[in-house]
RNA sequence: UGAUCGAAAAGGCAAACCUUCCGAAAGAAAGGGGCGCAAAGCUAAAGGGUCUAAAGCUCUUAAGAGAGCCAUGACAGCCUGGCAACCGAA
Numbered sequence: 001u002g003a004u005c006g007a008a009a010a011g012g013c014a015a016a017c018c019u020u021c022c023g024a025a026a027g028a029a030a031g032g033g034g035c036g037c038a039a040a041g042c043u044a045a046a047g048g049g050u051c052u053a054a055a056g057c058u059c060u061u062a063a064g065a066g067a068g069c070c071a072u073g074a075c076a077g078c079c080u081g082g083c084a085a086c087c088g089a090a
Base pairs, nucleotide, nucleotide: 005088006087012037013036017032018031019030020029022027035077041083042082043081046080047079048078049075050074051073056069057068058067059066060065
């Protein structure tokens, strides 16, 4: 110095929930708020998984409407992988 690892220290991020706003929804953004997190940093065009079902298709109905299928939508705080990163005890 690097890798692995994760004591200490300096910091960082920010769950649920509330408000505003976008969206059909899942969910995202901003503010408040802290459950937690050694990557809870990035990557959804690395792979898997989960969620939603607008449009579309099929069925039912006199119609209205209802049911089913399905991402091109979403989740990185679901898992694995890749990339980069603060500190330095055992």
c-di-GMP-I riboswitch aptamer from a Syntrophomonadaceae bacterium, 90 nucleotides, folded computationally. Its mean pLDDT, the model's own confidence on a scale to 100, is 89. Rfam family: c-di-GMP-I riboswitch aptamer. Its family is annotated with cyclic-di-GMP binding in the Gene Ontology. NCBI's taxonomy places the organism under Bacteria, Bacillota, Clostridia, Eubacteriales, Syntrophomonadaceae. Of the family's consensus pairs, 100% are formed in the model.